[in-house]
RNA sequence: CGCCGCGCCGGUGAUGAGGUCCACCGCAACUGCCCUGCCUGCGGGGCUGAUGACUUCUGGCAGAAC
Repeated sequence: CGCCGCGCCGGUGAUGAGGUCCACCGCAACUGCCCUGCCUGCGGGGCUGAUGACUUCUGGCAGAAC
């Protein structure tokens, strides 16, 4: 100096925030789905969801009652 493992720390998990748990990453993890055209990588059109999971708050959409 490099590599591997462990620990600590930090970051990430298609739209915000808090708590708990899980997974992944160390400049990488991550960047949803469907159809079509051109053609293999871009362009166009359409759809679901504030969660990775549970829960609470906020915001949004739809329906009903008062």
Annotation:
A computed fold for a 66-nucleotide RNA from a Rhodospirillales bacterium, annotated as Fluoride riboswitch aptamer (crcB RNA motif). The source organism's lineage runs through Bacteria, Pseudomonadati, Pseudomonadota, Alphaproteobacteria and Rhodospirillales. It matches the Rfam family "Fluoride riboswitch aptamer (crcB RNA motif)". Rfam links the family to the GO terms response to fluoride and positive regulation of gene expression. Its mean pLDDT, the model's own confidence on a scale to 100, is 77.